Molecule: transfer RNA
Organism: uncultured Erysipelotrichaceae bacterium
RNA sequence: GCCCCGAUAGCUCAGCCCGGAUAGAGUACUAGCCUUCGAAGCUAAGGGUCGCGGGUUCGAAUCCUGCUCGGGGCG
Numbered sequence: 001g002c003c004c005c006g007a008u009a010g011c012u013c014a015g016c017c018c019g020g021a022u023a024g025a026g027u028a029c030u031a032g033c034c035u036u037c038g039a040a041g042c043u044a045a046g047g048g049u050c051g052c053g054g055g056u057u058c059g060a061a062u063c064c065u066g067c068u069c070g071g072g073g074c075g
Base pairs, nucleotide, nucleotide: 001074002073003072004071005070006069007068010027011026012025013024020058030044031043032042033041051067052066053065054064055063
């Protein structure tokens, strides 16, 4: 220098191929219930610039493009 993969909640990930309405799960944290008190269990709530910028579109996490970071391969 070239090519491929990845970046989404505190953490681990799904959703992306084939665009659609308020973006989800598990876990953690918080509150309540339960308990003598905890743990476990049950319930609820909160938590997101979908890595960053630009473009296409009525509409973008998803498509196109540039870049950043991480991983791998080739030279």